[in-house]
Predicted 3D model of an 82-nucleotide RNA (transfer RNA) from a Clostridia bacterium. It matches the Rfam family "tRNA". It is annotated as a transfer RNA. Clan: tRNA clan.
RNA sequence: GGGGAGGUGCCAGAGUGGCCAAAUGGGGCGGGCUGUAAACCCGCUGGCGUUGCCUACGAUGGUUCAAAUCCAUCCCUCCCCA
Repeated sequence: GGGGAGGUGCCAGAGUGGCCAAAUGGGGCGGGCUGUAAACCCGCUGGCGUUGCCUACGAUGGUUCAAAUCCAUCCCUCCCCA
């Protein structure tokens, strides 16, 4: 330099227009069980003034009534070729 794949919560990882503060697992916190711990089970795990509101899926713009999802540019990572 050419081609391809990807960037989502603390971590991994699904989600590809509305049902999404977003499945699932791990981690963390609280509780149950246990003499204690591990294992196992239950709940919680962005923030707040919690029937709800606000902000958020690499960054910035755009399309749309509505964007993690579509489009443009940029940044970064991985793989292949040279």